Transfer RNA from Fukomys damarensis, 72 nucleotides, folded computationally. It matches the Rfam family "tRNA". The RNAcentral record of the sequence draws on Rfam.
[in-house]
RNA sequence: GGGGAUGUAGCUCAGCGGUAGAGCGCGUACUUUGCGCGUACGUGGUCCCGGGUUCGAUUCCCGGUAUCUCCA
Numbered sequence: 001g002g003g004g005a006u007g008u009a010g011c012u013c014a015g016c017g018g019u020a021g022a023g024c025g026c027g028u029a030c031u032u033u034g035c036g037c038g039u040a041c042g043u044g045g046u047c048c049c050g051g052g053u054u055c056g057a058u059u060c061c062c063g064g065u066a067u068c069u070c071c072a
Base pairs, nucleotide, nucleotide: 001071002070003069004068005067006066007065010024011023012022013021018055025043026042027041028040029039030038048064049063050062051061052060
């Protein structure tokens, strides 16, 4: 320098163009002598950045950027 993949909650990851979800985590309550386990209810987001298409974009297109990887 060129090709490919990835970027979504604190972490690991889903997500068909129509108000973004799960598990773990965290908080409160119950339970326990207490902790843990368990149960219930809650807590959570500038969907990497900028533009374009569209009535409507996390999703499609273009450019940029970070990480991983392959080639040179």

NCBI's taxonomy places the organism under Eukaryota, Opisthokonta, Craniata, Sarcopterygii, Fukomys. The prediction has a mean pLDDT of 83.